[in-house]
RNA sequence: CGCGGGGUGGAGAAGUCUGGUAUCUCGUUGGUCUCAUAAGCCAAAGAUCGCAGGUUCAAAUCCUGCCCCCGCAA
Numbered sequence: 001c002g003c004g005g006g007g008u009g010g011a012g013a014a015g016u017c018u019g020g021u022a023u024c025u026c027g028u029u030g031g032u033c034u035c036a037u038a039a040g041c042c043a044a045a046g047a048u049c050g051c052a053g054g055u056u057c058a059a060a061u062c063c064u065g066c067c068c069c070c071g072c073a074a
Stems, first nucleotide, its partner, number of pairs: 002072006010026004020057001028044005050066005
């Protein structure tokens, strides 16, 4: 250099095919419950989706380039 897969709240994943409010689990914080803790229940904060452009009324999603990780081939 070539091919394939991946990058999405603190962690792990879904969503991409078919563009239309950012979803789930765990965690964190507050409340509730308890003599107390845990569990349970309720609520909140937290990601402008790897970066930069393009297309579009509208992009995590489509197009182009680049960066990083994993694998295959050489």